């Protein structure tokens, strides 16, 4: 390093350096950017995991963090794209016609699984 577990709708901003693109990667969109984004240093913060402390069989709860190890501090991993399911809707055919019923194609919201990414462990 493969690789596996686990989590990702909540939370978190200043100031310096620069000075044009950025939101992982492809594609559609939607968004942020000279009122200076991205990024990178400082300091602050959060609280995702693992380490610390209680309760605890174990799951899981809560506390609290510069007393440590990474990591985060724009929108749900910004939304979608494979799958599946299906409110609704659109075409056509059949049948009723004091009145709405089915078949067959299609499109498809929301929802649910996945895939890929990130983060933390664990790691031949």
């Nucleotide at each position: 390093u493969a690789g596996c577990c686990a989590u990702c709708g909540c939370g978190a901003g200043c100031g310096g350096u620069a000075g044009a693109g950025g939101g992982a990667c492809c594609u559609g969109g939607c968004c942020c950017g000279a009122c200076g984004a991205c990024a990178c240093c400082g300091c602050c913060g959060c609280a995702a995991c693992c380490g610390g402390g209680a309760c605890g069989a174990c799951c899981g709860u809560c506390c609290g963090u510069c007393a440590g190890g990474u990591g985060c501090g724009a929108a749900c991993u910004c939304c979608a794209g494979c799958c599946g399911c299906g409110a609704g809707c659109c075409g056509u055919c059949c049948g009723a016609c004091c009145c709405g019923g089915g078949g067959c194609g299609g499109c498809a919201g929301a929802c649910g699984g996945g895939a890929a990414g990130a983060u933390g462990g664990c790691g031949a």
Overview:
A computed fold for a 124-nucleotide RNA from Gaiella occulta, annotated as SAM riboswitch aptamer (S box leader). Of the family's consensus pairs, 87% are formed in the model. The source organism's lineage runs through Bacteria, Bacillati, Thermoleophilia, Gaiellaceae and Gaiella. Its Rfam family is "SAM riboswitch aptamer (S box leader)". About the family: The SAM riboswitch is found upstream of a number of genes which code for proteins involved in methionine or cysteine biosynthesis in Gram-positive bacteria.